[in-house]
Context: one part of a larger RNA
RNA sequence: CCCUCGUUAAGGAAUUCGACAACUUGGCCCUGUAACUUUGGGAGAAAGGGUGCCUGUGGGGUGUAACCGUUCGCCGGUGAAGCCCUUGCAGGCCGCAGUAAAGAGGCCCAGGCGACUGUUUAUCAAAAACACAGGUCUCUGCAAAGCCGAAAGGCGAAGUAUAGGGGCUGACGCCUGCCCAGUGCCGGAAGGUUAAGAGGAGGGGUUCGGAAGCUUCGGCAACCAAAGCUCUGAAUCGAAGCCCCGGUGAACGGCGGCCGUAACUAUAACGGUCCUAAGGUAGCGAAAUCCCUUGUCGGGUAAGUUCCGACCCGCACGAAUGGCGUAACGACCUGGGCGUUGUCUCAACGAGGGGCUCG
Numbered sequence: 001c002c003c004u005c006g007u008u009a010a011g012g013a014a015u016u017c018g019a020c021a022a023c024u025u026g027g028c029c030c031u032g033u034a035a036c037u038u039u040g041g042g043a044g045a046a047a048g049g050g051u052g053c054c055u056g057u058g059g060g061g062u063g064u065a066a067c068c069g070u071u072c073g074c075c076g077g078u079g080a081a082g083c084c085c086u087u088g089c090a091g092g093c094c095g096c097a098g099u100a101a102a103g104a105g106g107c108c109c110a111g112g113c114g115a116c117u118g119u120u121u122a123u124c125a126a127a128a129a130c131a132c133a134g135g136u137c138u139c140u141g142c143a144a145a146g147c148c149g150a151a152a153g154g155c156g157a158a159g160u161a162u163a164g165g166g167g168c169u170g171a172c173g174c175c176u177g178c179c180c181a182g183u184g185c186c187g188g189a190a191g192g193u194u195a196a197g198a199g200g201a202g203g204g205g206u207u208c209g210g211a212a213g214c215u216u217c218g219g220c221a222a223c224c225a226a227a228g229c230u231c232u233g234a235a236u237c238g239a240a241g242c243c244c245c246g247g248u249g250a251a252c253g254g255c256g257g258c259c260g261u262a263a264c265u266a267u268a269a270c271g272g273u274c275c276u277a278a279g280g281u282a283g284c285g286a287a288a289u290c291c292c293u294u295g296u297c298g299g300g301u302a303a304g305u306u307c308c309g310a311c312c313c314g315c316a317c318g319a320a321u322g323g324c325g326u327a328a329c330g331a332c333c334u335g336g337g338c339g340u341u342g343u344c345u346c347a348a349c350g351a352g353g354g355g356c357u358c359g
Base pairs, nucleotide, nucleotide: 001354002353003352004351005350006349007348008347010345011344014343019340027051028050029049030048031047036041038171052093053092054091055090056089057088058086059085060084061083062082066078067077068076069075094098106338107337108336109335110334111333112332113330114329118130119129134169135168136167137166138165139164140163146155147154148153172325173324174323175322177255178254179253182252183251184248185247186246187245188244191243192242193241197237198236202232203231204230205229206228209224210223213220214219256274257273258272259271260270283317284314295311296310297309298308299307
């Protein structure tokens, strides 16, 4: 010097990002307990008192003897003694101290997020992430949809729409506005487009044949060209889909700009104009969202970039990618307070184990 412990004057969070760590509290009995609330809770709220031993006394249980009743019995009632329980009461005794050792909640106020109990990154994250009951949309009529499998077959389900699959949201309360132009999905079938296929107009190749021409009279041959074979192939008829016509937002998503105006000023209930599918409703708002920003005002502090309450100029909240509240709950996050402390002022001493020195 290090590790693990113990004690500490005065102060008591001045430490620190932050009371991290450590301390405080602690069992049982009694008293007594607020806001709020989904009337269950919050509650062990908080805040207080008691707690050992001895003597006496009380209460409860059991129930022998005894007594009373008796439909007579191994019956009913009262009930000494004894035994058991006692967090009752009174008096006394000792100590600094009585749940005498050990084990055994610190508490309160306010806010954010998530309703809750649960689940998770085996091995740096336990959370406001996941799940969750509840809500809603959608698919599925049973050889169901969906899923696994080449198939047979299986799960779904020995279920049957109060069932099963999928998506989103996430208790509860109050609610969930406008836009269907784009994309998706659903419905429609008149028209346009459209594949394979059908269809074969026509065209090309090949050559029986015909044939201008040439000829040594044997033939050769431009060109035309049947049938067959073959290559190709227009019109026309061809579904779904797409175009098209509608619907649909708890489908993917989206939810404006400029200018002017009131008898101080300021502001603009009001007006004009452009654009759009429609221009953000309720509620909330410097917020887990606000750049400017430590916004401004108020509260709390001697002093507060954090916190709480307001304001609204929302860079860039907003309604099931849910909005706003909310009792209870949380090893969650944030701010404040009480208690208590070696966290600190500021360190000291002690114990054990290391290190170090010597052997």